[in-house]
RNA sequence: GCACCCGUGGUUCAACGGCAGAAUGUCCGGCUGCCAGCCGGAAGACGAGGGUUCGAUCCCCUCCGGGUGCU
Repeated sequence: GCACCCGUGGUUCAACGGCAGAAUGUCCGGCUGCCAGCCGGAAGACGAGGGUUCGAUCCCCUCCGGGUGCU
């Protein structure tokens, strides 16, 4: 330099173009003499900008960050 892949709650991962979910963690409450554990509840995310579309996490372009391959 070229090609490809990835970027979503604190973490690890989902999500036919149509309500952004799960596990784990955090916080609150309950059970227990305490802890652990269990039960119930809550908060918390689409890397940035633009485009297409009635509607974009999803499709297109550029950029940013990470990775792989080739030279």
Transfer RNA from a Planctomycetota bacterium, 71 nucleotides, folded computationally. It matches the Rfam family "tRNA". Rfam's curators write: Transfer RNA (tRNA) molecules are approximately 80 nucleotides in length. RNAcentral holds the sequence, with entries from ENA. Model confidence (mean pLDDT): 83 of 100.